[in-house]
Context: one part of a larger RNA
Order: sequence, then C1' cells, then structure tokens
RNA sequence: GAACGAACGUUAGCGGCGCGCUUAAUACAUGCAAGUCGAACGAGAAAGCACCUUCGGGUGUGAGUAGAGUGGCGCACGGGUGAGUAACACGUGGGUAACCUACCCCUUGGCGGGGGACAACAUCUGGAAACGGAUGCUAAUACCGCAUAAGUCAACUUCGGUUGGGAAAGAUGGCUUCGGCUAUCACCAGGGGAUGGGCCCGCGACCCAUCAGUUAGUUGGUAGGGUAAUGGCCUACCAAGGCAACGACGGGUAGCUGGUCUGAGAGGAUGAUCAGUCACACUGGAACUGAGACACGGUCCAGACUCCUACGGGAGGCAGCAGUAGGGAAUAUUGCGCAAUGGGCGAAAGUCUGACGCAGCGACGCCGCGUGAGUGAUGAAGGCCUUCGGGUCGUAAAGCUCUGUUGUAAAGGGAAGAACAAGCACACGGGUAAUAUUCGUGUGCCCUGACGGUACCUUUUCAGAAAGCCCCGGCUAACUCCGUGCCAGCAGCCGCGGUAAUACGGAGGGGGCAAACGUUGUUC
Repeated sequence: GAACGAACGUUAGCGGCGCGCUUAAUACAUGCAAGUCGAACGAGAAAGCACCUUCGGGUGUGAGUAGAGUGGCGCACGGGUGAGUAACACGUGGGUAACCUACCCCUUGGCGGGGGACAACAUCUGGAAACGGAUGCUAAUACCGCAUAAGUCAACUUCGGUUGGGAAAGAUGGCUUCGGCUAUCACCAGGGGAUGGGCCCGCGACCCAUCAGUUAGUUGGUAGGGUAAUGGCCUACCAAGGCAACGACGGGUAGCUGGUCUGAGAGGAUGAUCAGUCACACUGGAACUGAGACACGGUCCAGACUCCUACGGGAGGCAGCAGUAGGGAAUAUUGCGCAAUGGGCGAAAGUCUGACGCAGCGACGCCGCGUGAGUGAUGAAGGCCUUCGGGUCGUAAAGCUCUGUUGUAAAGGGAAGAACAAGCACACGGGUAAUAUUCGUGUGCCCUGACGGUACCUUUUCAGAAAGCCCCGGCUAACUCCGUGCCAGCAGCCGCGGUAAUACGGAGGGGGCAAACGUUGUUC
C1' cells in the first nucleotide's frame, strides 16, 4: 500500500446492487417447511336452509361435498451444516468384456380366463393416554393361481437347436343393430437411447523423524457365500507374504475443488456468499421398503437429555424458514406471495412448495448523488496573532441575482416483469368403418402481479432539512499562542514533559479523507 462475512469509538442526508452466528455440530417454546391423485377403489357425514309432523321425528337440499380408509406416484429432489474425514473423500485423465438406472424418448410384440382376502364400516371389548384386540361384511390399477411366450433368463448342446422357468389392469370419452368397434392415457415382456449413479486405476494436493519400523484377514492362491457388479467384501483351507527414508506406521490439524485476497510475476495466504462434489442429521448401531436410502422433518434397538402420566406406560429431536435462551467483540423479521422461475402429484382444472420471488432490519461492503450556483471589499462585526504599523480567518459571511439534482410538502398519471395452461371459434394434419369423440400444430378471443399505487413521469412550493472524523516533532502533508512544569499526560518506531513544550491539555490557524473517518484484529 491492498484486502476483509469483520468488531469498537465518534459522526451520519439519499439511492442501487450485494452481504449478514467466523463463537456452543450448545439446548430449544410456538407456527410453518411434502404432498398429491375421485379419470384406480369401496364406503360416506354434519351444521345450515326448506317442507311435513302424531312434536317422538321424517323428507328434500347441503352432497356423492367434508373428513377418513385401500391403492398409485412422490417423500433418496429441493433446503441446512462442516462435526468427522489426510481418504480414490476431492481435482484431473482413463477403465468397466465386472455393473444398475423409476419417470422420459424411439422401437417390437402382447394385454386371455379365473379365485380368495384385508382395511374402511358395523358390533363387542382392553387402556389414563399413546395405541390396540375379537367377530362379521366389502371394492379395486391391492393380492394369488391358470393359459399364452416373438424376444428374454437358466441348463445342456453335434452350435442346427433342445429342455425348463417366467407376464399383464384397467380408466375416461365417442359410436352402437347392445354383439361390439374405436380414440387417448395407463399396464406387461423385450431391444435401443438419454439422464443419473456404483466400482476400479494413473497422477496431483498439510505439518511433525523429539513418530523408524509396521501388518494375522495381514499379502497372495483355491473353493464357496454375498452384491446390480469386481474384490479378503465375508467364510473355510493352503502358502508366507505385503508396506517402508521416493517417509510406511504413529501423532497433530483440516471437508476438497472451481475460485478469493495479495503480488510485476514466481509465489504466499485462504476456501464466507455463488457453482461442483463429499460427509453428517441428538449420540452409537441395524436393517426394512424401494429403480434409488442403510433414509434431516421414516422404522427398530441402546444411551444421554427434555416433556406427559391414573406410575402400568408413553412422546420428542430446528446443522429447514422465522424465532428463543446461552456463548460471544459480533451477525437480521416468529413478514408477504406462489404473480414469475423451478420441483412433486394430477388427463386437466388445480393443489402443495419458508425452494424461490419480494419486502423488513444493519454505512457490513462496493458504486452513484447531494448538502447549492453566480456575484459580492468598507476587505464589516467578531475570534486569534502582533514588532501595535498591521496580519489572518476571508469572497468566507451579510446583501443581490439564479437553479431546484437529491429532498420537504401537495396534486395528477402510472409500469415492464405475463409467457402460458385451460376454455371458446376457425384452419391444417394424424387416427378411425366414421365429417363422433380425440390428439398435434397455427391464428384470434378470454384470464392471471406478492412486490405496489412501488419504480418512473408531469406540475407547484421552499436555499429551504443534510458534515463530520483524524492529524499537524521526524518518518509524513500541515504552526502559533495560552495552561502545565519528569506532574498531568502522549507514544506505531525514534522518543516528548524537570518554567519560554510546533510532541501533554485548550484555542486560533492549517493538512488529509469525506457520509464517513480513525483504532484494533488477520492475510499478502
């Protein structure tokens, strides 16, 4: 000199864009953060309103609605944190003839015929609760046999093939002569793609040798198990190997990278925000489901902690967004909206989304603007200094003439961000027995804004509300007076202060930067 996720002191007008628990991976009150589908399925309220009534009630509507249940898909994404990890965790370049991949795209073939249950519900019943138990009824795209098998899988093979295993589900429309046909979306078995991942390898990247030897599933082989898949990954047996001064093993520290800061570069330091990736989800362990997890807002076991309890037993996990306590020098709102972008589900309408878009708070950072402009000498008053002549603050002020940025007050107008989708109309094309329904493309109409009556624009008014901080001995730009008298004090280094202190304190003057200026900390 530059830089910062900074903090502290004094001061402070506005806007834009960013950033904001670096410490206790400490503990958490409360609300929200993952649902959706009735075009898979069965069942199905109530209030209210209207009518009738024997005043007990009934009927219609509400409504096939709400809320549950079965089933499907999602919950493995998105969001958070950096504890652990010195490792194929990461980066880069390869390998996989050793592998998987739901949804999506292309393509081939198929979708026949049956059965038995279990929730919901009803009745009984246990428990304080959480949560159950028994009996009975029922549907499905839930479940299970049978049939079929181009291809697929397994075994055998004379490489021609043979034998064996193994599948499926419908829904919503249209037409109908009620037999069925057909469109779309589903479903099953294959082939290919895309995307995402698993595993393996070369090379690269911290400190300590006051860590020098280390290792028994250890190193290799055979056989088996296990996995989507290779492999001591695991087991049995056999052999005695494997690594190491090119640093094994041990200890300490640490997520890694693109990057960031600095520097002419080489390098050094660093890894906030943003992006990629890994690991973790109260602590430790385990599996289940699933295409995918050994699963942050799933399950089970153990532990610590907190809460409820009828003492028998139960409930919980903010390193999601806000917020609270604590710790700390220190870090924000228990806000608005799904309008946009993106994601889940759904045929769609739509719904959910603390992702996200916005707003609030903070000079925390960067950038921009303003605090007026011109004129004005009797060089006013006043302050300070003085050699008492004067000098200086100083065109500075006042005064006069203007302007209206930003702002104050008021009035008027007022966004872009919106593209859709669905619906309606038309045209063209696909499909069909069909000019139905339907699908695709194009055009037109209609509809949607949290921010926000915000930004911005126009008009009127007012120089009006808007400057501080640090320094002035040398380094280092900037000097005098008074007070003090080795005192009080200053100080980054050298050093100032003991009666004329440009170094302490005050004043006047001056220098630097400026909505900031200094100090402290850290890095180069």

The part of an RNA shown here (small-subunit ribosomal RNA, 5' domain) has 524 nucleotides and comes from a metagenome. Its Rfam family is "Bacterial small subunit ribosomal RNA". The RNAcentral record of the full RNA draws on SILVA.